Description: Bacterial RNase P class A from uncultured Candidatus Sulfotelmatobacter sp., 406 nucleotides, folded computationally.
RNA sequence: GACCGGACGGUCGCUCUCAGCGUCUUCGGACGCGGGGAGAGGAAAGUCCGAACUCCGCAGAGCAGUGUGCCGGAUAACGUCCGGGAAGCUGGGUUCAAGCCUGGUUGACGGAAAGUGCCACAGAAAACAUACCGCCUCAGCGGCAACGCCGGGGUAAGGGUGAAAAGGUGCGGUAAGAGCGCACCGCCGCGGCAGUAAUGCAGCGGGCAGGGCAAACCCCACACGGAGCAAGACCAAAUAGGGAGGAAGUUCGCAGCUUUGGUUCUUUGAAUCAGGGCAGCGGACACGUGCCGGCUCGGUGCGUCAAACCUUCGGGUAGGUCGCUAGAGCCGCGCAGCGAUGCGCGGCCCAGAGGAAUGGCCGUACAGCAGGAGCAAUCCCGCGGACAGAAUUCGGCUUACAGGUC
Numbered sequence: 001g002a003c004c005g006g007a008c009g010g011u012c013g014c015u016c017u018c019a020g021c022g023u024c025u026u027c028g029g030a031c032g033c034g035g036g037g038a039g040a041g042g043a044a045a046g047u048c049c050g051a052a053c054u055c056c057g058c059a060g061a062g063c064a065g066u067g068u069g070c071c072g073g074a075u076a077a078c079g080u081c082c083g084g085g086a087a088g089c090u091g092g093g094u095u096c097a098a099g100c101c102u103g104g105u106u107g108a109c110g111g112a113a114a115g116u117g118c119c120a121c122a123g124a125a126a127a128c129a130u131a132c133c134g135c136c137u138c139a140g141c142g143g144c145a146a147c148g149c150c151g152g153g154g155u156a157a158g159g160g161u162g163a164a165a166a167g168g169u170g171c172g173g174u175a176a177g178a179g180c181g182c183a184c185c186g187c188c189g190c191g192g193c194a195g196u197a198a199u200g201c202a203g204c205g206g207g208c209a210g211g212g213c214a215a216a217c218c219c220c221a222c223a224c225g226g227a228g229c230a231a232g233a234c235c236a237a238a239u240a241g242g243g244a245g246g247a248a249g250u251u252c253g254c255a256g257c258u259u260u261g262g263u264u265c266u267u268u269g270a271a272u273c274a275g276g277g278c279a280g281c282g283g284a285c286a287c288g289u290g291c292c293g294g295c296u297c298g299g300u301g302c303g304u305c306a307a308a309c310c311u312u313c314g315g316g317u318a319g320g321u322c323g324c325u326a327g328a329g330c331c332g333c334g335c336a337g338c339g340a341u342g343c344g345c346g347g348c349c350c351a352g353a354g355g356a357a358u359g360g361c362c363g364u365a366c367a368g369c370a371g372g373a374g375c376a377a378u379c380c381c382g383c384g385g386a387c388a389g390a391a392u393u394c395g396g397c398u399u400a401c402a403g404g405u406c
Stems, first nucleotide, its partner, number of pairs: 001406004007364006014039005020033005041387001045398002048396005053228004065224005070084005085109001087106008110219002115217002117213003132159002134155005140149003167185006186208001187206004192201003232322004242313005249285006256278010286304007329348008366385001368383002371380003
């Protein structure tokens, strides 16, 4: 890195499905009985990316915001995958050394010569450079001298600090040094060649300017509407509520409340007469309707102006159905390609539940662990099987994982 991830058998259940029999039926089906078939994963997980599908939104452009970021390809798409490039780390070889060659490996790998900001601790100094130790030199003092002390100057080679110290290595050079000079490596500029490109190669010119950090702000380029199967579509009770429509009335009596006007009583007020309004009780007849009845008569109950009742319409809820699993599907072979992958042919059907099935028990061997016996091979006995578990469906990434195989 790839693959498997408990096996076989029996038995009792659970979900879906297929056909059969029986009973009932409003002829749609319902219920019961026994039987056949199928029934979790490599991650079904996290919900981190990308899509399909569905609904809502949407003139166009810009700002803000978020994300992505070497190049080419694959793909429905991706922040995924494949191939390549450059860089870091590391093993080996080689060189005086820097470096170069080669194998492995890692990843948010655009821009640090647009601007702003930051660079802890340590250190003399962390970015318009700097002199702590050291090295060199000059003056003074001491000393026979070597040298020491003190002051001025030169010096980035050496030491020390640090994640990082102002190109690197070597030779020359020098008082000591220094791209000061040269060679090689690196860098910058120019054009050339190779490559689809990232980029590489060699040449010429330049002694070298421009430390690091963008997973700090920022700049550049590109992309981006939102919510999610509890999406959404259809059927549709009971109860409550909304709209529309439907059917049959008059009269008398009694008592009450209220109000207007008049009369009487000495007044507050009371009594009385006439009229209006409200609602109540009772009776008569009429009408509607139910019951008794084969029908009429008759008897009896209820109702009679819109409350209830009846009919009907539409919306929603409970509930039910669809979405729902035949798909960017799986297996095999062939072809194209370095590969990701694509194409062709043949074969296969592989969970669809909905508070949510896929399980329990027993037995047999197999790993594993503990104990005992045995010199050992082995035997006996006991324990015991990782992570986890579908919920619209795919492609990825990440995370978890006993044990086994290659």